A computed fold for an 80-nucleotide RNA from a Gammaproteobacteria bacterium, annotated as c-di-GMP-I riboswitch aptamer. Of the family's consensus pairs, 95% are formed in the model.
[in-house]
């Protein structure tokens, strides 16, 4: 230096849920506010779940969710 691995230590990040704002909804942003996370940094590429249109049915179409799963790409610190 790279790696496995997560002990310590400095740090990060924020779940319900409460304001207030976006929005048709899922959801999202801001400020409280910690449920927890070794990538809960970042990508919707696959699956998967949510909402919504569409169709007797089969089936497709739009968003969304990265803190549901696989994946990619990057990052802090070293008992091991």
């Nucleotide at each position: 230096c790279a790696u496995c691995c997560g002990a310590a230590a400095a740090a990060g990040c924020a779940a319900a849920c409460c304001u207030g704002g976006c929005c048709a909804a899922a959801g999202c942003c801001a400020g409280g506010g910690g449920c927890g996370c070794a990538a809960a940094g970042c990508c919707a590429c696959g699956g998967g779940u949510c909402a919504c249109c569409c169709c007797u049915g089969c089936u497709g179409g739009u968003g969304a969710c990265g803190g549901c799963c696989g994946g990619g790409c990057u990052g802090c610190c070293g008992c091991u």